[in-house]
The prediction has a mean pLDDT of 80. This is a predicted complex of two RNAs, RNase P RNA and transfer RNA, with 438 nucleotides together. It holds a member of the Rfam family "Bacterial RNase P class A". By type it is a ribozyme.
């Protein structure tokens, strides 16, 4: 130097002028003014998981459904992270894997090819009979059989090498080598890995197809509740009952309420204020201990938006980076809270540390 | 904000249990006509919103993104 991999931490900095939301405190002629403090992110985003919180039974049984799927730890929890097994990709640092189960079952596999799932004879090769030709070795051609070693076909054709063997041929026999299963031993909490014997000779893919097995899930979401106060036509029609509702796919219980009309729909009416919920939280930061980590566990110290269709903005001037341009200048990323957190996923700038290959040079 | 749903050709829409995308208008070109519309016969014309991933093989199955719409307040 060039290419790369993995990780952390930031999101210009300082001062004047205007202005804006919230507390708090003064002063007020109750209309306001004045002074202090204080106001966005690392993703506030998508709403993709996982909690709290709040109603609905005190969240209760079954079926359905949906989720997740190596092991071991972390967490309130998790589909998240960590540490490690297999398995794949890379030269390599490192990344990626819904990574259970196909010899319980069921289903698929278009096209091509002779055959695609207890496998198949299309050409080739090999034996026999038959018939023709013949240069007497054999050649061509029809048949009944053998053959899965060569040939082509596809993503995928039921082990590979080699020697025997055989009419030609095949794990038919053997030897090595992969797998696959049993058996015994060792190591490791475990996935799981090392080694020794035997077996048939080999028994394919797909479960993000149905399904099986293990585990987890009630349901809705701050427009969720909750309380104040307004306001009236608590009104008319029509349907309407082992019925509606809380309940959301059904059942079942549970509770309320209902022929004195519940409920549901059409048509008309009202109000569209306020307070609470509401930011002190599985909080943030320093430092020490335990642990490979992810984390935990103590001690000290900070308080850091809560508005209610929504404020966190302009503009000026000085510095610091970093980039175009001779120079004057000029331009800097993605993006804006909405109950609140733990994650993921995407958008998005420049830096830093640490590692890998690769090229020069000393 | 909170939930739910679609996205295939220029416009409307199909596509079976994953087998490789088609119909109708439209638009080209011929033919008919003096001509021009109807009509006829042939043709064009796809990132199945984008990217990944299962698989042999994705419009369908899965994940991600991005774009559109469409519901939800209280009282009686």
């Nucleotide at each position: 130097g060039g290419a790369g991999c993995a990780c952390c931490a930031c999101a210009g900095g300082c001062g004047g002028c205007c202005g804006c939301g919230g507390g708090c405190c003064g002063c007020u002629u109750c209309g306001g003014c004045g002074g202090c403090c204080u106001g966005a992110g690392g993703a506030a985003a998508g709403u993709c998981c996982g909690a709290g919180c709040u109603c609905c039974a005190c969240a209760g049984g079954g079926c359905a459904g949906g989720g997740u799927g190596c092991u071991g730890g972390g967490u309130a929890a998790c589909g998240c992270c960590c540490a490690g097994c297999g398995g794949g990709a890379g030269c390599g640092a490192u990344c990626c894997c819904a990574g259970g189960g196909a010899a319980a079952g069921u289903g698929c596999a278009a096209c091509a090819g002779a055959a695609a799932g207890c496998a198949a004879a299309c050409c080739g090769c090999c034996u026999c009979g038959c018939g023709c030709c013949c240069u007497c070795g054999g050649g061509c051609g029809c048949g009944c059989g053998g053959u899965a070693a060569g040939g082509g076909u596809g993503a995928a054709a039921c082990g590979g090498u080699g020697c025997g063997g055989u009419a030609a041929g095949a794990g038919c026999g053997c030897a090595c080598c992969a797998g696959c299963g049993g058996a015994g031993g060792g190591g490791g909490c475990g996935a799981c890995c090392c080694c020794u014997c035997c077996g048939g000779c080999u028994c394919g893919g797909u479960a993000a197809a149905c399904c099986c097995c293990a585990c987890c899930c009630g349901g809705a979401g701050a427009a969720a509740g909750a309380c104040c106060a307004a306001a009236u036509a608590g009104g008319g029609g029509a349907c309407g009952a082992u019925g509606a509702g809380g309940u959301g796919g059904c059942c079942c219980g549970c509770c309320u309420c209902g022929a004195c009309g519940a409920g549901u729909c059409c048509c008309g009416g009202g109000u569209a204020g306020g307070u609470c919920g509401c930011u002190c939280g599985a909080g943030g930061c320093g430092c020490g201990c335990g642990g490979c980590a992810a984390c935990g566990c103590g001690c000290g110290u900070c308080c850091c938006a809560g508005a209610g269709a929504a404020a966190u903005g302009g503009u000026c001037g000085c510095c610091a980076c970093g980039g175009a341009g001779c120079g004057a200048u000029c331009c800097g990323a993605c993006a804006g809270a909405a109950c609140u957190c733990g994650g993921c996923u995407u958008a998005u700038g420049g830096g830093g540390u640490g590692c890998u290959c690769c090229c020069g040079g000393a | 904000g909170c939930u739910g749903g679609c996205g295939u050709a220029g416009c409307u829409c199909a596509a079976u249990u994953g087998g490789u995308a088609g119909a109708g208008c439209a638009u080209c070109u011929c033919a008919u006509u003096u001509g021009u519309a109807a009509u006829g016969a042939g043709g064009u014309g796809g990132u199945u919103g984008g990217g990944g991933g299962u698989u042999c093989g994705a419009g369908u199955c899965c994940c991600u993104u991005c774009g559109c719409c469409a519901g939800c307040u209280c009282c009686a």